Notes
Predicted 3D model of a 402-nucleotide RNA (Bacterial RNase P class A) from Phenylobacterium sp. Its mean pLDDT, the model's own confidence on a scale to 100, is 75.
């Protein structure tokens, strides 16, 4: 330089007008005014885990259901998250990926293709014996097409997988059918805190694959969730308790009464006014004083914390611990903006200049365009998702100079 792995940080600045919110102070009787100070994110986002705090239920303890995790050690307030190390997989490497318990409890599936996909099978081929036909021949035989029985699973084919895998013996042809390494199993020694790795004993291979498919271990989880919840409280209706005032008559029923309950009815009222006629309603209430619930509203929860920043120790780390310092939005369907001017950065096109391995590649000057992704809503760890375009830092192929 080039091509790439990781990790981190930023992701417009300054000024000048006009503008929100939130708190303080001073002014104002109040409506408001003026000043000071503060004002989004690395994700605020999806709401996908894990707590803090509330309330509700709950005597312990265990069990079933249902959910969710799943190598091992460690951090952690806790976790499904981080950090070390183990297996296993990828890439020349830096370095990525892994839903990483069990498949000899048991059920289930294994598409297509294939002859067979599971208590295995046999399409070419491969051997072997017999038939038929034909060739050749030193006339004993060989050989070759078809065909029947039969042996074998080595070769070829299909497949994501074909009942271990290269050699090698054996053998009519093969075959763990024998033997050496590799797998695998089973139990021994050694290291290591563990997972697990390394050695050597035995077994002749019995036991394909799938559990993000039922299921089986072995851990964890009691529900809801700031509209949690706690504290003031109207107006109007509606409930009680007391006091004033009204409550015609007629059956039934309660009941010793005092009273109570239901139906008529006499009145009354609507159907635009009147008269007839019908139809619906009301028919015992009204007025004031207290009380108490509950609504709206209104205050609190509400940011001084598993905070940031600097330091020094521990610790490979993630992370602990200690010593200075800081105060960092609050809120309610929601403020944190727009505009001007000027720098910066970067897409493009002109024009000039420089350099080259002739692909480009740097430097000046000018037009245009253009600055991601995206808004706190109790709150904090975390993950996952989205983000133009800048920086930095370690490190790995790899060319060239020296």
């Nucleotide at each position: 330089c080039c091509a790439g792995a990781c990790g981190g940080c930023u992701g417009g600045g300054c000024g000048g007008u006009c503008g929100c919110g939130g708190u303080c102070u001073c002014c104002g009787c109040a409506a408001g005014g003026a000043g000071g100070u503060c004002g989004a994110g690395g994700a605020a986002a999806g709401u996908c885990c894990g707590g803090g705090c509330u309330c509700c239920a709950c005597g312990a303890c265990g069990a079933c259901a249902u959910g969710g995790c799943g190598g091992c050690g460690g951090g952690u307030a806790a976790c499904g998250c981080c950090c070390g190390c183990c297996g296993g997989g990828g890439g020349c490497g830096a370095c990525c990926c892994c839903a990483g318990g069990g498949a000899u409890a048991g059920c289930g599936c294994c598409a297509c293709a294939g002859a067979a996909a599971g208590c295995a099978a046999a399409c070419c081929u491969c051997c072997c014996u017999c038939c038929c036909u034909c060739g050749c021949c030193u006339c004993g035989g060989c050989g070759a097409c078809g065909g029947a029985g039969g042996g074998g699973a080595a070769g070829g084919g299909u497949g994501a997988a074909a009942g271990g895998g290269u050699g090698g013996g054996g053998u009519a042809a093969g075959a763990g059918c024998c033997c050496a390494c590799c797998g695998c199993g089973u139990g021994c020694c050694u290291g290591g805190c563990a997972a697990c790795a390394g050695g050597g004993a035995c077994g002749g291979c019995a036991u394909g694959g799938c559990a993000a498919g039922c299921c089986c271990c072995g851990c964890c989880a009691g529900g809801a969730g700031c509209a949690a919840g706690a504290c003031c409280g109207a107006a109007u209706a509606g409930g009680g308790a007391c006091c004033g005032u009204g409550c015609g008559c007629c059956c039934u029923u309660c009941g010793c009464a005092a009273g109570g309950a239901g139906g008529g009815u006499a009145g009354g009222g609507c159907u635009g006014u009147c008269g007839u006629a019908g139809g619906c309603c009301c028919g015992a209430g009204c007025g004031g004083u207290c009380c108490g619930g509950g609504u709206a509203g209104g205050u609190c929860g509400c940011g001084a914390g598993a905070a940031c920043c600097g330091u020094c120790c521990c610790g490979c780390g993630a992370g602990g611990g200690g010593c200075g310092g800081u105060c960092c939005a609050g809120a309610g369907g929601a403020a944190u903006g727009a505009u001007c001017g000027c720098c910066g950065a970067u897409g493009u096109c002109c024009g000039g200049g420089g350099u080259u391995u002739c692909g480009g590649c740097c430097c000046c000057g000018g037009g245009c365009g253009g600055c991601a992704c995206a808004g706190a809503a109790c709150c904090c760890g975390g993950c996952u998702u989205a983000c133009a375009g800048g920086c930095c830092g370690u490190c790995u192929g790899g060319u060239c100079c020296c």
Description
The sequence was found by an Rfam model in a public genome assembly.